[in-house]
């Protein structure tokens, strides 16, 4: 100096700080009417059938691009294909297309949350080192 990402800036406190507080800015979650949803699944017991009841079992959701599907192997795990999604010094920013390269992880809530005005709550981390390919447009 630059990249991914919301993850930055300012002020005060402090001997100082990657610490604390406040503000601005950016990001996320919860949360009405209306709208949407028509739903208490599955197995066993019980019962003339069924409901209630009892026991067991399965869920559901959030951040993020990180999902779906097929094939395959030596199958705790790996490899490959397709669809789709994401990123890339084009050097002030943004948009579209082509080409090339790379990614498609991880974590959290805890049986519970659709949308959602007012309102309430939370985060501002972490990890990296790119390009010298092309066309068009806007500011």
């Nucleotide at each position: 100096c630059g990249c991914c990402g919301a993850g930055u800036c300012u002020g005060c406190g402090u001997a100082g700080g990657c610490c604390g507080c406040a503000g601005a800015g950016c990001g996320g979650g919860g949360g009405a009417c209306c709208c949407a949803u028509u739903g208490u699944g599955c197995c066993g017991g019980g019962u003339g059938u069924g409901u209630u009841c009892c026991g067991g079992u399965g869920g559901g959701g959030g951040c993020g691009a990180a999902u779906c599907u097929c094939c395959u192997g030596g199958u705790u795990c790996g490899g490959g294909g397709g669809a789709c999604g994401c990123g890339c010094a084009u050097g002030c920013u943004c948009c579209u297309u082509c080409a090339g390269c790379g990614c498609g992880a991880g974590c959290c809530c805890g049986u519970c949350a659709g949308c959602u005005a007012a309102c309430c709550c939370c985060g501002c981390a972490g990890g990296c080192g790119u390009a010298c390919g092309a066309a068009g447009g806007a500011g």